[in-house]
RNA sequence: GCCGCGGGUAAAGCCCUGGGGGGCUGGCCCUCCCCUGUGACCGCAAAUCGGGCCAUACGGCGGGGGGCGUUAACUCCCUACUCAGGCUCCCCUCUUCACUGAGGGAGGGAGACCUCUGUGGGUAUGAACUCCGGUCCCACGGGGUUGCCGGCGGGUAGCAACACCUCUCGUAGGAGAGGCGCCUACCCUUGCCGCGCCGUACCGGGUUAGGCCCUGGCGGGAGCAGCCCUAGGCGCGGACGGCAACGUUCGUGGGGUGCCGGAGCAGACCCACAUGUCUCCUAACCCUCAGUGAAUGGGAGUCGAGGUAGGGGGGACGCCGCGGC
Numbered sequence: 001g002c003c004g005c006g007g008g009u010a011a012a013g014c015c016c017u018g019g020g021g022g023g024c025u026g027g028c029c030c031u032c033c034c035c036u037g038u039g040a041c042c043g044c045a046a047a048u049c050g051g052g053c054c055a056u057a058c059g060g061c062g063g064g065g066g067g068c069g070u071u072a073a074c075u076c077c078c079u080a081c082u083c084a085g086g087c088u089c090c091c092c093u094c095u096u097c098a099c100u101g102a103g104g105g106a107g108g109g110a111g112a113c114c115u116c117u118g119u120g121g122g123u124a125u126g127a128a129c130u131c132c133g134g135u136c137c138c139a140c141g142g143g144g145u146u147g148c149c150g151g152c153g154g155g156u157a158g159c160a161a162c163a164c165c166u167c168u169c170g171u172a173g174g175a176g177a178g179g180c181g182c183c184u185a186c187c188c189u190u191g192c193c194g195c196g197c198c199g200u201a202c203c204g205g206g207u208u209a210g211g212c213c214c215u216g217g218c219g220g221g222a223g224c225a226g227c228c229c230u231a232g233g234c235g236c237g238g239a240c241g242g243c244a245a246c247g248u249u250c251g252u253g254g255g256g257u258g259c260c261g262g263a264g265c266a267g268a269c270c271c272a273c274a275u276g277u278c279u280c281c282u283a284a285c286c287c288u289c290a291g292u293g294a295a296u297g298g299g300a301g302u303c304g305a306g307g308u309a310g311g312g313g314g315g316a317c318g319c320c321g322c323g324g325c
Base pairs, nucleotide, nucleotide: 001325002324003323004322005321006320007319013068014067015066016065017064018036019035020034021033022032026054027053028052029051030050041063042062043061044060074314075313076312077311078310079309080308081307082306085303086302087301088300089299090298091297095295096294097293098292099291100290101289102288103287104286105285107282108281109280110279111278112277113276117274118273119272120271121270122269129264130263131262132261133260134259135258136255137254138253139252140251141250142249143248144246145245146244147243148242149241150240153188154187155186156185157184158183162181164179165178166177167176168175169174192238193237194236195235196234197233198232204229205228206227207226212221213220214219
């Protein structure tokens, strides 16, 4: 120095100080979340782009505690059963939830009504019912009131005046006759009346100074201005006629039966209201049904701590003693 046997610990050495699922990641471990379990510690860093790693990936750095002499402590692998929990996929039959729709209910609101119910009231000082009248409503008619609109329409007769036309006579001025009208009178008519103002009218009337015309004369005629009247225009009022409306009135006819009055009869009915009944409306509450979606529900798969049973493997020699070479 090597080998064998035995011993051995203030242990050189070996070992323990959890496991699993999810997430993250190309992947493994950790920090993170969850489950499970225990005899299984402490400090430090780490999700804004984190920390350590690479199939030998089952964390990094530092500290503490504990166990062990080979059938070691301890640990690894395989199989079966059981099983906490996680993950993936599928489904809506069951359960539950969310949303939507329909129906019903409760509650609320509105309206109508008196069949039922209730309350209040009326009534032998007369309920209900029947009849009559009034009030009320509708239609029509007459009047009234108010407002608006309207106005030379029609007829008969006549020619005295006026205008126009025709005819006759006369030397002119002119005279006469007839007709007719926008002329006159009367009647009907809403188609009328009264008052005031204007006064434009050569072409409305009367009168007509002066001037003009005819003329032998007498005389006659047209006619401006002025004056009077009227037509006309404007305004106001009235009457009349038409139309419309009505806090108007009367009449006729109809309706209604609420109220009032009267008459008849004689009895438990009548009226009002809602808390009653009916109808309608209704978001938030409740129930039912349908649809859709989902998980907390159902199904399949997978991983699987922990538990039970079985099998196989790995696993140190410094030191001391003895022996051999």